Predicted 3D model of a 72-nucleotide RNA (transfer RNA) from a Bacteroidales bacterium. Rfam family: tRNA. Rfam's curators write: Transfer RNA (tRNA) molecules are approximately 80 nucleotides in length. The sequence was found in a public genome assembly.
RNA sequence: GCCGUUGUAGCUCAGUGGUAGAGCACUUCCUUGGUAAGGAAGAGGUCACGAGUUCAACUCUCGUCAACGGCU
Numbered sequence: 001g002c003c004g005u006u007g008u009a010g011c012u013c014a015g016u017g018g019u020a021g022a023g024c025a026c027u028u029c030c031u032u033g034g035u036a037a038g039g040a041a042g043a044g045g046u047c048a049c050g051a052g053u054u055c056a057a058c059u060c061u062c063g064u065c066a067a068c069g070g071c072u
Stems, first nucleotide, its partner, number of pairs: 001071007010024004018055001026042005048064005
């Protein structure tokens, strides 16, 4: 220098153009003599950034940035 993959909640990850989710973690409550385990509810997201296509974009297209891998 060229090519590819990945970027979504604190962490690990789903999400095939039509209301952004799960597990763990966190907060409150229930249960227990207490702890652990269990149960219920809740909070937490400018979907890496910018632009385009579309009635509508996490999703499609282009560019930028970052991480990783491959080739030279």